RNAcentral holds the full RNA, with entries from ENA. This is a predicted structure of a 346-nucleotide part of an RNA (large-subunit ribosomal RNA, domain IV) from a Limnochordia bacterium.

Context: one part of a larger RNA
RNA sequence: CCCUUGUUAAGGAACUCGGCAAUCAAACUCCGUAACUUCGGGAAAAGGAGUGCCUGUUGGGGUGAGUGUAAACAAAGCCCCGAGAGGCCGCAGCGAAAGAGCCCAAGCGACUGUUUAACAAAAACACAGGUCUCUGCGAAGACGCAAGUCGAAGUAUAGGGGCUGACGCCUGCCCAAUGCCGGAAGGUUAAGGGGAAGGGUUAGGGCAACCGAAGCUCUGAACCGAAGCCCCGGUCAAUGGCGGCCGUAACUAUAACGGUCCUAAGGUAGCGAAAUUCCUUGUCGGGUAAGUUCCGACCUGCACGAAUGGCGUAACGAUUUGGGCGCUGUCUCAACAAGGGGCUCG
Numbered sequence: 001c002c003c004u005u006g007u008u009a010a011g012g013a014a015c016u017c018g019g020c021a022a023u024c025a026a027a028c029u030c031c032g033u034a035a036c037u038u039c040g041g042g043a044a045a046a047g048g049a050g051u052g053c054c055u056g057u058u059g060g061g062g063u064g065a066g067u068g069u070a071a072a073c074a075a076a077g078c079c080c081c082g083a084g085a086g087g088c089c090g091c092a093g094c095g096a097a098a099g100a101g102c103c104c105a106a107g108c109g110a111c112u113g114u115u116u117a118a119c120a121a122a123a124a125c126a127c128a129g130g131u132c133u134c135u136g137c138g139a140a141g142a143c144g145c146a147a148g149u150c151g152a153a154g155u156a157u158a159g160g161g162g163c164u165g166a167c168g169c170c171u172g173c174c175c176a177a178u179g180c181c182g183g184a185a186g187g188u189u190a191a192g193g194g195g196a197a198g199g200g201u202u203a204g205g206g207c208a209a210c211c212g213a214a215g216c217u218c219u220g221a222a223c224c225g226a227a228g229c230c231c232c233g234g235u236c237a238a239u240g241g242c243g244g245c246c247g248u249a250a251c252u253a254u255a256a257c258g259g260u261c262c263u264a265a266g267g268u269a270g271c272g273a274a275a276u277u278c279c280u281u282g283u284c285g286g287g288u289a290a291g292u293u294c295c296g297a298c299c300u301g302c303a304c305g306a307a308u309g310g311c312g313u314a315a316c317g318a319u320u321u322g323g324g325c326g327c328u329g330u331c332u333c334a335a336c337a338a339g340g341g342g343c344u345c346g
Stems, first nucleotide, its partner, number of pairs: 001341008010332002014330001019327001027051005036041001038166001052088004057083007066073002089093001094099001101325007108317002113125002129164007141150003167312004172242003177239002179235005186230003192224002197219005204211002243261005270304001271301001282298005
């Protein structure tokens, strides 16, 4: 000097990104217990008081000597659970050990659960509930080349898939695009069918140029050919999307109002500097002596917004953020002690 541990004057978070770490508190009985609430909770809320030993008194329960013909009684004793009174000792009576610190406010996720074996336990996953969609049974779907198997010894109150995620109040507008579903008149359209026409070959014909049957062979037009696509509708808890400019009120400012352009439709309710706000430490209020964080508002939403759900919400959380009480060597600021290392000698 380091590690582990113990104690500490005065102060008490001044430490620090942050009370990290370590204290405090802790058992049982009694009293008492708020907002809020889904009436179950919250709650061991919070906050108080008591606790040992001795001696009387006394209540209840059990057992049962005994009494009694029996039912039963049992005030002999013993055991258990109490109540209250008087007294005694210590600094201290749950005398050791073990055994919640508490409160306020906000975000997120309803909850119990699950997860990155070995840097992440969470706001991520799951969840009950909601909704859409497929599936009529040799089901859909999945595995397999197949046989076959799962689904299921189930049958739409069932099974598969997608999204959302308790509960409460709700979930607006757009079908132009993309997807899906339905439609079949027309357009387009494959193999195939079809075989016009043409080429090659050559019996033959022709003086020759050349023509050229049948057969074989190589091409091959029209025409007939489904689904699909085009097309016509539907569908957003399908993928997704949800405007701009200009003017206007008798202070100013602002614009309920008007004009115009574009669009499939121009963001409704609710929320909003937010886990989303760049400018930004926005502005105002609260808390502090002092607050880039926090809480409440405002709305100018760079770039919230309604099942990629919106907004609330009691309970819950080794969750995140801010504040307070208590408490402390976290600190002012360090000291001492114990054990183990280091170091010296050997």
NCBI's taxonomy places the organism under Bacteria, Bacillati, Bacillota, Limnochordia.
Rfam family: Bacterial large subunit ribosomal RNA.
Model confidence (mean pLDDT): 88 of 100.